[in-house]
RNA sequence: AAAGCCCGCCGGGCGAUCGCCGGCACGCAUCGCGUGCGGGAGGAACGUCCGGACUCCACAGAGCGGCGUAGCAGGUAACACCUGUCCACCGCGAGGUGAGGAUCAGAGCAACAGAGACGAGUCGACGGACGGGCGAUGUGCGCAAGUGCGUCGCCAGGGUCUCGUCGGGUGAAACGGGCAAUCUCUACGCGGAGCAACACCAAAUAGGCAGCCUGCGAUCCUGCUCGGAGAGGCUGCGGGUAGGUGGCUCGAGUCGAUGCGCGAGUGUCGACCUAGAGGAAUGAUCGCCACGGUGCGCAGCCUUUUCUGCGUGCCGCACAGAAUCCGGCGUAUAGGCGGGCUUUGCAG
Numbered sequence: 001a002a003a004g005c006c007c008g009c010c011g012g013g014c015g016a017u018c019g020c021c022g023g024c025a026c027g028c029a030u031c032g033c034g035u036g037c038g039g040g041a042g043g044a045a046c047g048u049c050c051g052g053a054c055u056c057c058a059c060a061g062a063g064c065g066g067c068g069u070a071g072c073a074g075g076u077a078a079c080a081c082c083u084g085u086c087c088a089c090c091g092c093g094a095g096g097u098g099a100g101g102a103u104c105a106g107a108g109c110a111a112c113a114g115a116g117a118c119g120a121g122u123c124g125a126c127g128g129a130c131g132g133g134c135g136a137u138g139u140g141c142g143c144a145a146g147u148g149c150g151u152c153g154c155c156a157g158g159g160u161c162u163c164g165u166c167g168g169g170u171g172a173a174a175c176g177g178g179c180a181a182u183c184u185c186u187a188c189g190c191g192g193a194g195c196a197a198c199a200c201c202a203a204a205u206a207g208g209c210a211g212c213c214u215g216c217g218a219u220c221c222u223g224c225u226c227g228g229a230g231a232g233g234c235u236g237c238g239g240g241u242a243g244g245u246g247g248c249u250c251g252a253g254u255c256g257a258u259g260c261g262c263g264a265g266u267g268u269c270g271a272c273c274u275a276g277a278g279g280a281a282u283g284a285u286c287g288c289c290a291c292g293g294u295g296c297g298c299a300g301c302c303u304u305u306u307c308u309g310c311g312u313g314c315c316g317c318a319c320a321g322a323a324u325c326c327g328g329c330g331u332a333u334a335g336g337c338g339g340g341c342u343u344u345g346c347a348g
Base pairs, nucleotide, nucleotide: 001344002343003342004341005340006339007338008337009336010335012289013288014287015286016285017284018283020040021039023037024036025035026034027033028032042319046330047329049328050327051326052325053324054194055193056192057191066190067189068188069187070186071085072084073083074082075081086100087098088097089096090095101185102184106183107182108179109178123167124166125165126164127163128161129160130159132155133154134153135152136151137150138149139148140147141146198246199245200244201243208237209236210235211234212233213232219229220228221227253272254271255270256269257268258267259266260265291316292315293314294313295312296311297310298309299308300307
């Protein structure tokens, strides 16, 4: 110098104007309004995929079933997360990836090629067993032609087989293996729903219960009289709904120092408070600066390409947005900064 690997961090700044949502104080005054002060999104707030806190419901005990996890050791409130390490694979390397228990308990599966692919067979060779044909002979049956059985000899190697041994070729795998990311077995873990949980306060209307009044006319039109309609009226209690309040943000918190540990982490001390709205605020416009890209001009490196600096024009400035709260994982992300390491080349 080039090409890479692994960590950590930032992710626009300032000003002006107009707004938005909570908090506190003061004033006007009590529905509220005004003024002032102070606060107001993220590294992923996202996906809602795991694990917890919290709340309610269910639950004697045991078994079956279902879901999940899987080397070993550790961390943690917990985990499918993280750390260390072994093994396997990838990379020259720094490093990266891994659903990494069990296939003599049982089942299932294997494209193409090949005669044959999951369990027993099949192709070829040799052998074995049983068969075959001819002849001779013995014997049974039959009047006979014949036919059954036994023994011996010869011929053919053509037939059959849950038989044995061996073998070229195909293939990842061929009589013995593989796959558990197929079922299964083993070990361990797991009740359900979720802040629209849940708790409290509590209208109007309708319905419920109790008491009283009421065709001897309650009640309504209607404040009174008359007139008319006319079977319900009044009071209390309790449940639920609308609505309101709590839950709600101080917490397995953040930062710093330090002890222990290879590490993930953990102990101690100190400092700090950092949105709590709720159909949902955190915004918009303009100017200047910064940053990135690109064009032009000038300057520097002897010259060109390249590079660097200055000036100037134009363009761009991401992904995304709290909704009970935490720990993880996954995914998206313009641009930029820092640290450690590897390989190769060159120079001393």
Predicted 3D model of a 348-nucleotide RNA (Bacterial RNase P class A) from a Burkholderiaceae bacterium.
Rfam family: Bacterial RNase P class A. It is annotated as a ribozyme.
RNAcentral holds the sequence, with entries from ENA.
It is recorded under the gene name rnpB.